This is a predicted structure of a 104-nucleotide RNA (SAM riboswitch aptamer (S box leader)) from Flavobacterium cauense. The model forms 97% of the base pairs in the Rfam consensus. It matches the Rfam family "SAM riboswitch aptamer (S box leader)". Its family is annotated with regulation of gene expression in the Gene Ontology. The sequence is in RNAcentral, with records from Ribocentre. The prediction has a mean pLDDT of 83. NCBI's taxonomy places the organism under Bacteria, Pseudomonadati, Flavobacteriia, Flavobacteriaceae, Flavobacterium.
C1' cells in the first nucleotide's frame, strides 16, 4: 500500500523556530495567510475510536495511555444514480477523501 467495518454540519490553541504558501488530488468558486502560510517543536485542550471502571451482547460514567484532531460542513459544487419539482431547483445515495480499530 490494499481490504473490512463504524464515524465525518458538535467539540478544542497559545508559545518557540522557520519565512511562502495553504484549505487532499484535477477544475471552477468561496476563503485563509508578512497582524506571519505550510512543515518542526513545546505546553494546553477538544474527542471518546482503542482504553478504564461498574454493569454485562445493547448502557452509564471516566480519561492514565494509544492514535486522532483544535479557519470555514470533508470549505462548498463537479461525473454517476435515485427522488421530487413550479423545470429556477432542492433532498438523498454512490465515488473520492479524513481517522480509528481489527486482518493478512
Nucleotide at each position: 500500500a490494499c481490504g473490512u467495518u463504524a464515524u465525518c454540519a458538535c467539540g478544542a490553541a497559545a508559545g518557540g523556530c522557520a519565512g511562502a504558501g495553504g484549505g487532499a488530488c484535477u477544475a471552477g468558486a468561496c476563503c485563509c495567510g508578512a497582524c506571519g502560510a505550510a512543515g518542526c517543536c513545546u505546553u494546553a485542550g477538544c474527542a471518546a475510536c482503542c482504553c478504564u471502571a461498574c454493569g454485562c451482547u445493547u448502557g452509564u460514567a471516566g480519561a492514565a495511555g494509544g492514535u486522532g484532531c483544535u479557519a470555514c460542513a470533508u470549505u462548498c459544487u463537479a461525473c454517476c444514480u435515485c427522488g421530487u419539482c413550479a423545470c429556477g431547483g432542492c433532498g438523498g445515495g454512490a465515488c473520492a477523501g479524513a481517522u480509528a480499530a481489527c486482518a493478512g